[in-house]
């Protein structure tokens, strides 16, 4: 000086999962409790759906549906698949690639829904090339 691995801080992605404010703390950090922001669910009237039972139903999230194996069924695996996501200017978009395509809850019940009422603000990451439009900022002539 260069290249590789690790750790930490910073800053950055997904994501609703953020700023505040403050009891406790000697101070930070973390942090009960509070406000604000965001996200979600319950909840009338119109409307909208409706024979009745049974296989039960429904919600959060991108995570859904098929097929094949599983002697039938089931768990399980395997290939697909709707969908989602690839970061250092920002946003849309084209093509090729590539990773995901999970989990949890309510508990026989929930269309819509002012008003009202309830809950969450976690987790996982450092990962792409080549184009198009616009955007915002710089430099540099006039």
């Nucleotide at each position: 000086u260069c290249a590789a691995g690790c750790a930490a801080a910073c800053c950055g992605c997904u994501g609703a999962a953020u700023c505040u404010u403050g009891a406790g703390c000697a101070c930070c950090a973390c942090c009960a409790g509070g406000g604000a922001g965001c996200g979600g669910g319950g909840g009338a009237c119109c409307c909208g759906a409706u024979c009745a039972c049974c296989a039960g139903g429904g919600g959060c999230g991108c995570a859904u549906c098929g097929c094949u194996u599983g002697a039938a069924a089931a768990a399980g695996a395997g290939c697909g698949u709707a969908g989602g996501g690839c970061a250092c200017u920002c946003u849309c978009u084209u093509c090729g690639g590539u990773c995901c395509g999970a989990g949890c809850c309510c508990g026989g019940c929930a269309g819509c829904u002012a008003a009202c009422c309830c809950c969450g603000c976690a987790g996982g990451c450092g990962a792409c090339g080549a184009g198009g439009a616009g955007g915002u900022g710089g430099a540099c002539c006039u």